[in-house]
Predicted 3D model of an 85-nucleotide RNA (c-di-GMP-I riboswitch aptamer) from a Desulfobacterales bacterium. Its Rfam family is "c-di-GMP-I riboswitch aptamer". Its family is annotated with cyclic-di-GMP binding in the Gene Ontology. Model confidence (mean pLDDT): 91 of 100.
RNA sequence: ACACCGAAAGGGCAACACUGCCGAAAGGCAGUGGCGCAAAGCUGCGGGUCUAACGCCGAAAGGCCAUGACUGCCGGGCUGCCGAA
Numbered sequence: 001a002c003a004c005c006g007a008a009a010g011g012g013c014a015a016c017a018c019u020g021c022c023g024a025a026a027g028g029c030a031g032u033g034g035c036g037c038a039a040a041g042c043u044g045c046g047g048g049u050c051u052a053a054c055g056c057c058g059a060a061a062g063g064c065c066a067u068g069a070c071u072g073c074c075g076g077g078c079u080g081c082c083g084a085a
Stems, first nucleotide, its partner, number of pairs: 005083002012037002017032006035072001041078003045075003048070003055064003
């Protein structure tokens, strides 16, 4: 130095809820807040899940559909602080 691993130290992120904004919605952003997380950093690459505006079908009620969304659903890829056993 690297890998495995995760004691300690210094820190980091931020669930749910509420408020405001964006969005058709899922959801996202910001503030308060802290459930938790050793990658809960980045990336929609694979799987999965959510929504259904537009479009299609239907007499209607509705149904189908991702080009939309979720990385704190799982995995892959990339990057990273510290260094005990």